[in-house]
Context: one part of a larger RNA
């Protein structure tokens, strides 16, 4: 000086306490470890690996196995030949890529009309190509955590033989090394705030596709809804207490909105040789008729078992059934697709409008009201299983989704243990969206109805300041 402590002090965080829903039991589903396997590519392992890379493995994808091929090669750039590109017709063989033979053909730019060039194809020869092969402990780049914690430091002084200290420490306050005082320090830098987005009020401009005070529609207006540009507001400004006459706390006032108003975005110095050679780039090393590359076909989907992480339940605040309400944020042209029609249904013919405040995906669902069920393995659950379909897709047998019928397991609220969550939040109900032909109980996102609880910092986790001890650096 730091870093430990089952030392002291003082402080914060859903850290604990008070609540409220779970997780661990039970079916499924996804990922993971093991096991199996020709193969189950490979990364990713306390927190901070395990609905992680992967916003979507029937083929491809793909890296893995088995078979069958190619070797200047699937992809580049540089020489020679021959041909413009192509487009057609066969043999021959096949699981498939493949081998191999014919035919028609002439564009582009310069031109001395001989020919020459560019692009493209094919043959050849050799430099080179290619590696998702090795090292993330050689590294760039990114990323995670500590932690959205309030810390980390320089320049000058000064003090100390020096490592170093001061400043940064102390009384207060703050969410915050915020801000005031006071101090051998005065000052500054990366952090914090605040600038940006978003979202609550209002006032003005603009009003079509939007919106009605005009009578249905044409038409008319822009008031209201809304949309989308400015602009205005919220600064502890104002009072009042308490404080050191300070900062700053409490409580009122006015206001939509009050003391960071919610919400994002934004991550200091540096920790963990943390993660990534499989995004990418990149030295070294190592493969070159293979560790390169093409086809098919399997496998990434296996299953005594263990875990995590979700989704559905075990039911009357409930289930099934009628009719009829109320969003908001997206998406759409090799695309959404709407009246009509047909199917019990998934879908199906059709083809209207729509490059979308227009049309279209689109009926939100819980909630409410009626009416049945009456507490049971049930009208409760829906797992598996047989039959019939039905959509994408060359192709659903390994292996998709989805409808109908029927068939109807476990499960009656879950030991030790252990999770999230402090307001539009948990809980809870539906809706879009990227991926993507299809295929979502996961992701990312949207609104609907919407709580209890917080006494308190003793205790367990984790952070920060000061203090102290140390045989650790």
């Nucleotide at each position: 000086u730091g870093a430990c402590g089952g030392g002291a002090g003082c402080c914060c965080g859903c850290a604990c306490a008070a609540g409220c829903a779970g997780u661990g039991g039970a079916g499924u589903a996804u990922g993971u470890g093991g096991u199996u396997u020709a193969a189950u590519u490979c990364g990713a392992c306390g927190c901070a690996a395990c609905g992680c890379g992967a916003a979507g493995a029937a083929c491809c994808u793909u890296a893995c196995c088995g078979g069958a091929g190619c070797u200047u090669g699937a992809c580049a750039u540089c020489c020679c030949c021959a041909g413009a590109a192509a487009g057609c017709c066969g043999a021959u063989g096949u699981a498939a890529u493949g081998u191999u033979g014919g035919c028609u053909g002439u564009g582009c730019u310069c031109u001395u009309c001989g020919g020459a060039g560019a692009a493209c194809u094919g043959g050849g020869a050799g430099a080179c190509a290619g590696g998702u092969g090795g090292u993330g402990c050689a590294u760039g780049g990114u990323u995670g955590u500590c932690g959205u914690c309030a810390g980390c430091u320089c320049g000058u002084g000064u003090c100390g033989u020096g490592a170093g200290a001061u400043g940064u420490u102390g009384g207060g306050u703050u969410a915050a090394g915020u801000c005031c005082c006071g101090c051998a320090a005065c000052g500054a830098g990366c952090g914090c705030a605040a600038c940006c987005c978003u979202u609550a009020u209002g006032u003005u401009c603009a009003g079509u596709u939007g919106c009605u005070a005009c009578g249905g529609a044409a038409g008319a207006g822009c008031a209201c809804u809304c949309u989308g540009g400015a602009c205005a507001g919220a600064c502890u400004g104002c009072c009042g207490u308490u404080g050191a006459c300070a900062a700053a706390a409490c409580g009122g006032a006015g206001g939509a909105a009050g003391g960071u108003g919610g919400g994002g975005a934004c991550g200091a110095c540096g920790u963990c040789a943390a993660a990534u050679c499989a995004u990418c780039a990149u030295g070294c090393c190592c493969c070159u008729u293979a560790c390169g590359u093409u086809c098919c076909g399997g496998g990434c989907u296996a299953c005594a078992c263990a875990c995590g992480u979700a989704c559905u339940a075990c039911a009357a605040u409930g289930g099934u059934g009628a009719g009829a309400a109320c969003a908001a944020a997206g998406g759409g042209a090799a695309g959404c697709g709407a009246g009509a029609c047909c199917g019990c249904g998934a879908g199906g013919u059709g083809g209207a409008g729509c490059g979308a405040a227009c049309c279209c995906c689109a009926u939100a669902a819980a909630a409410a009201u009626c009416a049945u069920c009456c507490c049971a393995g049930u009208u409760c659950g829906g797992a598996c299983u047989g039959c019939a379909g039905g959509c994408u897709g060359c192709a659903a047998c390994c292996c998709g989704c989805c409808u109908g019928c029927a068939c109807a397991a476990a499960g009656u609220u879950g030991g030790a243990a252990u999770u999230g969550c402090u307001a539009g939040u948990a809980a809870u109900c539906g809706c879009g969206g990227a991926u993507c032909a299809g295929c979502a109980u996961g992701c990312c996102g949207c609104g609907g109805u919407g709580a209890a609880u917080a006494c308190g910092u003793u205790c367990c986790c984790g952070g920060g300041c000061c203090u102290u001890g140390u045989a650790c650096a």